The RNA shown here (Bacterial large signal recognition particle RNA) has 262 nucleotides and comes from a marine eukaryotic metagenome. Its mean pLDDT, the model's own confidence on a scale to 100, is 76.
C1' cells in the first nucleotide's frame, strides 16, 4: 500500500412531560436513512427508545480534551416604551361660600362697624269705644165669632117693675206685622295711629349710651371645601436596556482507537 469484515456511525440543543432516560408532541439548528408503535402515552433503567430493514467504515468519515459562543430558559437593574385596571394622598388642571390683597366707586368724625337698651311692628288677657245682629223699652197697626169692659136695636124671662144672655159700634189688650233710635241688655269679628298687665327665638324700625374709623359694591388676585381627568401615583403584562445564573447548536480538533490475509 491494497482486499474483506467487525465496533461504531447515519444528528444535535431548548421547553413540555417523568422518580430519571429517550421518543412521539412543540421551538430552534440544519449537511442529516426508510418502514411500524407511541399523550388517557410508547420503550427502557444509569447513560438507557423499542421491533424490522438499508447505507458507510479503522479514518477527512468513529471517540474526545481544549477553543469558541447561534441561541433558548430562569432571576435581575430601570426617573425606559407601551398597554390593562384602580386610586386622588404628591405633580399638573378647573375651582364656590366665607377670608385675605390690590384697584376703582359709593359712603362715613354733621360719627363707618360693633356692643348694650326702652319702644313698636308680632301674639295674649282683660277693659273702653265701634260696627253688626237679636232683645227690651217707646210708639202705630191688629181679633166677623171660638180676648176683656160697655153694650144702641133686637131676642129672652116676668103680671108689672126689672133682669139675664149679648151682636153690631165704641175703647182697650194677646199672638203678630211695622216705624223711630235718644236709653238699656245679649252675642259675634281680619272692629280700633284707644288703655292695662303679660309674652316674645331671630328678622324690621325707631329712641337713647358706649366706642371712635372704618364699610358697601364691583372687578382681578391668593388660597381652600369640593371636583374629575392625566404628561401624576400605584398595581400588573409584554418589549427593550443592564446584571447574573443555567443549558448549549454549527464549527475547532491536541490526543485515541480493532481483526484477518496479500
Nucleotide at each position: 500500500c491494497g482486499u474483506g469484515c467487525u465496533a461504531g456511525g447515519c444528528g444535535g440543543g431548548g421547553a413540555g412531560a417523568u422518580a430519571g432516560c429517550g421518543g412521539u408532541u412543540u421551538c430552534u439548528u440544519g449537511a442529516a436513512c426508510c418502514c411500524g408503535u407511541a399523550a388517557u402515552c410508547c420503550g427502557c433503567u444509569c447513560u438507557a427508545a423499542c421491533g424490522g430493514g438499508g447505507c458507510u467504515u479503522a479514518a477527512u468519515u468513529c471517540c474526545a480534551a481544549u477553543c469558541g459562543g447561534a441561541g433558548g430558559g430562569c432571576u435581575u437593574u430601570g426617573c425606559u416604551a407601551a398597554g390593562u385596571a384602580u386610586c386622588c394622598a404628591c405633580u399638573a388642571c378647573c375651582g364656590a361660600c366665607a377670608a385675605u390683597u390690590u384697584a376703582c366707586a359709593g359712603u362715613g368724625u354733621u360719627g363707618a362697624a360693633a356692643g348694650u337698651u326702652u319702644g313698636g311692628c308680632c301674639c295674649u288677657a282683660c277693659g273702653c269705644g265701634g260696627c253688626a245682629a237679636g232683645a227690651a223699652c217707646u210708639u202705630g197697626u191688629g181679633a166677623a165669632c171660638c180676648c176683656c169692659g160697655u153694650c144702641a136695636g133686637g131676642u129672652u124671662c116676668g103680671g108689672a117693675a126689672g133682669a139675664a144672655a149679648g151682636c153690631a159700634g165704641c175703647g182697650g189688650u194677646a199672638a203678630g206685622c211695622g216705624a223711630u233710635g235718644a236709653u238699656u241688655c245679649u252675642u259675634g269679628g281680619g272692629u280700633g295711629c284707644c288703655g292695662u298687665g303679660g309674652g316674645u327665638a331671630a328678622a324690621c324700625c325707631u329712641g337713647a349710651c358706649u366706642u371712635g374709623a372704618g364699610u358697601u359694591g364691583u372687578a382681578a388676585g391668593u388660597a381652600u371645601a369640593g371636583g374629575a381627568u392625566a404628561u401624576g401615583g400605584u398595581a400588573u403584562u409584554u418589549a427593550c436596556c443592564u446584571a447574573g445564573u443555567u443549558c448549549g447548536a454549527u464549527g475547532u480538533g491536541a490526543g485515541g482507537u480493532g481483526c484477518a490475509c496479500g

Rfam family: Bacterial large signal recognition particle RNA. Gene Ontology terms of the family: signal recognition particle, plasma membrane targeting and SRP-dependent cotranslational protein targeting to membrane, signal sequence recognition. The literature on the family includes a 2003 paper in Nucleic Acids Res by Rosenblad et al., "SRPDB: Signal Recognition Particle Database". Clan: SRP clan. Rfam classes the family as a non-coding RNA gene.